[in-house]
Parts: sequence; structure tokens; C1' cells
RNA sequence: GCCUCCGUGGCCCAACGGACAAGGCGCCCGACUACGGAUCGGGAGAUUGUGAGUUCGAAUCUCACCGGAGGUA
Repeated sequence: GCCUCCGUGGCCCAACGGACAAGGCGCCCGACUACGGAUCGGGAGAUUGUGAGUUCGAAUCUCACCGGAGGUA
């Protein structure tokens, strides 16, 4: 250089092109407790890597970049 795959809250990980981006860990508040932990209840946190395009509608499809992994000479 070329080929394939991946990029979604702090971390992990879902989401037939359709309504509010689901869930786990963590974090915050409360209950429980002598205090913690565990458990239970509640809450905050995502402009889905960036930009453009297609579409009535894009995390999802297309293109170009950026970053990562693997392959190839």
C1' cells in the first nucleotide's frame, strides 16, 4: 500500500430503516445496618468516532476521512 472487521454514557454490551438508544458494572440519593458491605427502591449520565450523502425517517444503508484489530507481499 491493499483486503476484512470494529468504533454506541466512565467501562462492558444490545438495538428487523420507525416512536423515548435497552441492559449490566460503576457513580449519586434513599431504605436497611451500630458503621460498612451485601440486598432493595429511585436518579443522573449518549447530539451512536468526524463530515457529507440517500430516505418521509439513519446507531443501522452509501462515500470520504480519523482511530483500533487481524490478514497479505
This is a predicted structure of a 73-nucleotide RNA (transfer RNA) from Emiliania huxleyi.
Its Rfam family is "tRNA". Rfam classes the family as a transfer RNA.
Its mean pLDDT, the model's own confidence on a scale to 100, is 81.
Taxonomically the source falls in Emiliania (Eukaryota, Haptista, Prymnesiophyceae, Isochrysidales).